RNAcentral holds the sequence, with entries from MGnify.
The RNA shown here (SAM riboswitch aptamer (S box leader)) has 110 nucleotides and comes from uncultured Aureispira sp.
Its Rfam family is "SAM riboswitch aptamer (S box leader)". Rfam's curators write: The SAM riboswitch is found upstream of a number of genes which code for proteins involved in methionine or cysteine biosynthesis in Gram-positive bacteria.
The organism belongs to Aureispira, within Bacteria.
RNA sequence: CUUAUCCAGAAAGGUGGAGGGAUUAGGCCCUGUGAAACCUUGGCAACCUGCUCUAUGUUGAGAAAAGGUGCCACGUCCUACUUUAGUUACCCAAACUGAGGAUAGAUAAG
Repeated sequence: CUUAUCCAGAAAGGUGGAGGGAUUAGGCCCUGUGAAACCUUGGCAACCUGCUCUAUGUUGAGAAAAGGUGCCACGUCCUACUUUAGUUACCCAAACUGAGGAUAGAUAAG
């Protein structure tokens, strides 16, 4: 950089000692009833490898979880940019709620 997914799922103990949830901002939440980080065991998932069937131009489906990762509070915690619907209000404007798209981010493969 490209492709795919992101409303689900999943614990305990030890060390540690104040932060953490990607940050630019605004919120909200978790945390001395121990944050981050590290270690042990366990679990969740199914991106790749492997297995079975199928296709042979592109593949697709299924089971398992042995290997390589990843993950185990809150929708990617919510919003910002943009489209649209409704409500309040109503000259406009503004606010709230819902449904999408984009940007950005995370994970996997190349």